This is a predicted structure of a 72-nucleotide RNA (transfer RNA) from Sediminibacterium sp. It matches the Rfam family "tRNA". The family's RNA type in Rfam is transfer RNA. Gene Ontology term of the family: triplet codon-amino acid adaptor activity. Model confidence (mean pLDDT): 81 of 100.

RNA sequence: GGAGCGUUCGUCUAACGGUUAGGACCUCAGGUUUUCAUCCUGGUAAUACGGGUUCGAUUCCCGUACGCUCUA
Numbered sequence: 001g002g003a004g005c006g007u008u009c010g011u012c013u014a015a016c017g018g019u020u021a022g023g024a025c026c027u028c029a030g031g032u033u034u035u036c037a038u039c040c041u042g043g044u045a046a047u048a049c050g051g052g053u054u055c056g057a058u059u060c061c062c063g064u065a066c067g068c069u070c071u072a
Stems, first nucleotide, its partner, number of pairs: 001071007010025004018055001027043005048064005
């Protein structure tokens, strides 16, 4: 240089083109407890970036960035 795959809450992981973008851990608040831990309830937090297709895009297409693999 060429080809392929991937990028979603702080982390891990779901999501037939129509979802309130779900779950677990973490974290925060409250309850329980003499205190801590455990346990219970609730909350915050995400689609890498820019375009395109579509009535509608996390999903399909193109480009860019980053990561991994193969190849020269």
RNAcentral records the identical sequence in 3 taxa.